Molecule: transfer RNA
Organism: Lachnoclostridium sp. UBA1781
């Protein structure tokens, strides 16, 4: 340099034919239980007071984009 794969909350990871973004699990916080701790159970847990915003970043197509198209960045794999 060329080709390919991947990128989503604190972590893993869903949403696969374009149609409620973050299901589910872990972790965290608070509470119940316990003398205490552990276990178990309940609630909350992307950002924002809210309206809204949010899928690596920037554009485009579309009524509608995590998903399709273009460019770009990072990591990994292959070729030279």
């Nucleotide at each position: 340099g060329c080709g390919g794969a991947u990128g989503u909350g604190g972590u893993g990871g869903a949403a696969u034919u374009g149609g409620c973004a973050g299901a589910c699990a872990c972790g965290a916080u608070a509470g119940a239980u316990u003398u205490a701790g552990g276990u178990u159970c309940u609630a909350u847990u992307c950002c924002g007071c809210g309206a809204g915003g949010g899928u690596g970043c920037a554009g485009g197509u579309u009524c509608a984009a995590g998903u399709c198209c273009u460019g770009u960045c990072a990591u990994c794999c292959g070729c030279a």